[in-house]
Context: one part of a larger RNA
RNA sequence: GAUUGAACGCUGGCGGCAUGCUUUACACAUGCAAGUCGAGCGGCAGCGCGGGGGCAACCCUGGCGGCGAGCGGCGAACGGGUGAGUAAUGCAUCGGAACGUACCCUGGAGUGGGGGAUAACGCCGCGAAAGCGGCGCUAAUACCGCAUAUGCUCUGAGGAGGAAAGUGGGGGACCUGCAAGGGCCUCAUGCUAUGGGAGCGGCCGAUGUCCGAUUAGCUAGUUGGUGGGGUAAAGGCUUACCAAGGCGACGAUCGGUAGCUGGUCUGAGAGGAUGAUCAGCCACACUGGGACUGAGACACGGCCCAGACUCCUACGGGAGGCAGCAGUGGGGAAUUUUGGACAAUGGGGGCAACCCUGAUCCAGCCAUGCCGCGUGAGUGAAGAAGGCCUUCGGGUUGUAAAGCUCUUUUGGUCGGGAAGAAAGUGCUCUGCUUAAUACGUGGGGUAUUUGACGGUACCGGCAGAAUAAGCACCGGCUAACUACGUGCCAGCAGCCGCGGUAAUACGUAGGGUGCGAGCGUUAAUC
Numbered sequence: 001g002a003u004u005g006a007a008c009g010c011u012g013g014c015g016g017c018a019u020g021c022u023u024u025a026c027a028c029a030u031g032c033a034a035g036u037c038g039a040g041c042g043g044c045a046g047c048g049c050g051g052g053g054g055c056a057a058c059c060c061u062g063g064c065g066g067c068g069a070g071c072g073g074c075g076a077a078c079g080g081g082u083g084a085g086u087a088a089u090g091c092a093u094c095g096g097a098a099c100g101u102a103c104c105c106u107g108g109a110g111u112g113g114g115g116g117a118u119a120a121c122g123c124c125g126c127g128a129a130a131g132c133g134g135c136g137c138u139a140a141u142a143c144c145g146c147a148u149a150u151g152c153u154c155u156g157a158g159g160a161g162g163a164a165a166g167u168g169g170g171g172g173a174c175c176u177g178c179a180a181g182g183g184c185c186u187c188a189u190g191c192u193a194u195g196g197g198a199g200c201g202g203c204c205g206a207u208g209u210c211c212g213a214u215u216a217g218c219u220a221g222u223u224g225g226u227g228g229g230g231u232a233a234a235g236g237c238u239u240a241c242c243a244a245g246g247c248g249a250c251g252a253u254c255g256g257u258a259g260c261u262g263g264u265c266u267g268a269g270a271g272g273a274u275g276a277u278c279a280g281c282c283a284c285a286c287u288g289g290g291a292c293u294g295a296g297a298c299a300c301g302g303c304c305c306a307g308a309c310u311c312c313u314a315c316g317g318g319a320g321g322c323a324g325c326a327g328u329g330g331g332g333a334a335u336u337u338u339g340g341a342c343a344a345u346g347g348g349g350g351c352a353a354c355c356c357u358g359a360u361c362c363a364g365c366c367a368u369g370c371c372g373c374g375u376g377a378g379u380g381a382a383g384a385a386g387g388c389c390u391u392c393g394g395g396u397u398g399u400a401a402a403g404c405u406c407u408u409u410u411g412g413u414c415g416g417g418a419a420g421a422a423a424g425u426g427c428u429c430u431g432c433u434u435a436a437u438a439c440g441u442g443g444g445g446u447a448u449u450u451g452a453c454g455g456u457a458c459c460g461g462c463a464g465a466a467u468a469a470g471c472a473c474c475g476g477c478u479a480a481c482u483a484c485g486u487g488c489c490a491g492c493a494g495c496c497g498c499g500g501u502a503a504u505a506c507g508u509a510g511g512g513u514g515c516g517a518g519c520g521u522u523a524a525u526c
Stems, first nucleotide, its partner, number of pairs: 001526004006522005013373006020365001021331001026329003030326003035074003040071002043067002047065003050061004081284003090209007099201003104197004109192003112146001114144002121136006152161003166189006174183003210256003217247003222244008259281004263274004286307005309320004337363001339362003345359001346357004376406004386397004412462005420453001424448009470515005475496003481510005491498002
């Protein structure tokens, strides 16, 4: 000199954009942060409509809109947080072969025929609660067989094994039915087995990756082989047997410290330091262990066990996990609102409408940082008054002020007022599909709806210099000097050093210098 996620002191007008628990991975009150689908299913607790009964209160009724709870599907493994652990099971770069993959894209094949249950519900019972049990009824895209098998798996190559689910829209003939409807046709979307792809993930190798030798030897599943097992997959991954190997001064092992990288800061560079925000990867989710489900987890807001802690209890037994967003206590020099909205972007579910989304977008707080603007401009010598100094002549503050003329950024007030909105939905034209001018779907036109921020940004009118300057320093380094007070005292100080009676070094004042909504100090890095 540059820099900081800074803090502290004094001071503080506005705006834009960023940043904001670096410390106790300490403990957490409260609310919210993951749901959705009735176009999978049986139903109907509550609401509205329709129908019936009743004088009325009200009752009955799933018929309709819908829908609590339940079965079922998909999601919950993403998104969000933190950095404890980890010195290599990590990360970065470059390679590799023995793998998996829900949703998505693409190819060809199929989607035939049956069955038995169970929750909800009803009745009964136990319990303070959490919750649980018994009996009975019922459905499915839940579950289980049978058939079939292009491909698939196994194989002793003969053969053997193994699937599926429906639902919604529309419809002219024809068939069935008293009717509702169904068959049939068609479209859409699902489902099953399988091939390919994309993206994603698992695994292996090489190179690089902090300090300590006052850590020199370490290792028994240890190193390799064979057989068995296991995994999606190679492999001591695991097990039995056999061999005795494997690593190490090119630093093994042990100890300490630490998430890694893109980057960031500094520097001419080489290098040094660092790893907040943003992005990629990893690890963790009260502490330790374990598996279940699933395409995917050994799972932050799932389960089980143990432990510590907190809470409820009828003392028998139960409940919980903010390193999600806010917020509280504590720790600390120190770090924000228990805000708004799904309008946009993205995610989950759904045919869609839509629902959910503390992701996100916004707003709030803080000079924490960066950037921009302002606190007025011109004129004005009697060089006013006052202050300070003085050699008492004067000098300086100083065109500074006052005065005169002007402007109105910012602020105030009045009025206007966005972009961010594309979609979606209705109507219509047209292409595809089709028996079809139905339905569905692609494209064009047209109408209409949707904004948290926000009456915000921005624009215009009005009045009025009005609403707005401090901080540090002035011995040398280092830009800037006098007076008074003090008298080795009080004090200053980054280094050298000042202060013991004329202190440019302490304190105050005048003056000056530097920076300026900041300025200094402390801490830290180069």
Molecule: small-subunit ribosomal RNA, 5' domain
Organism: Betaproteobacteria bacterium